[in-house]
RNA sequence: CUCAUCCAGAGAGGUGGAGGGAAUCGGCCCGAUGAAACCCGGCAACCCAUUUGCAUCGUCGCAAAUAGGGUGCCAAUUCCGGCGACUUAUGUCGCGAGAUGAG
Numbered sequence: 001c002u003c004a005u006c007c008a009g010a011g012a013g014g015u016g017g018a019g020g021g022a023a024u025c026g027g028c029c030c031g032a033u034g035a036a037a038c039c040c041g042g043c044a045a046c047c048c049a050u051u052u053g054c055a056u057c058g059u060c061g062c063a064a065a066u067a068g069g070g071u072g073c074c075a076a077u078u079c080c081g082g083c084g085a086c087u088u089a090u091g092u093c094g095c096g097a098g099a100u101g102a103g
Base pairs, nucleotide, nucleotide: 001103002102003101004100005099006098011040013039014038015037019030020029021028025081026080027079041074042073043072046070047069048068049066050065051064052063053062054061078097082095083094084093085092086091
């Protein structure tokens, strides 16, 4: 940089001790009934793998399943916030920003 996804899901465990919700600002929250971090556990199914089915002369391919490997994730919509269009409120759609995966 490109593409896909982001209103679902995930512990009343151990160590640890005061912070945390990515960063800035503003809000709103979580936290000694124990934050971060580490371990264990779990969730999910993006990639690999395996299995089954479809298709093919065969390969490539398509669909589903499994959860072994690689990531990721486990308060609150990506916690909320920006810009535009429509909209009475409210909300819907698009864009932007960010996160994750694959290339």
Molecule: SAM riboswitch aptamer (S box leader)
Organism: soil metagenome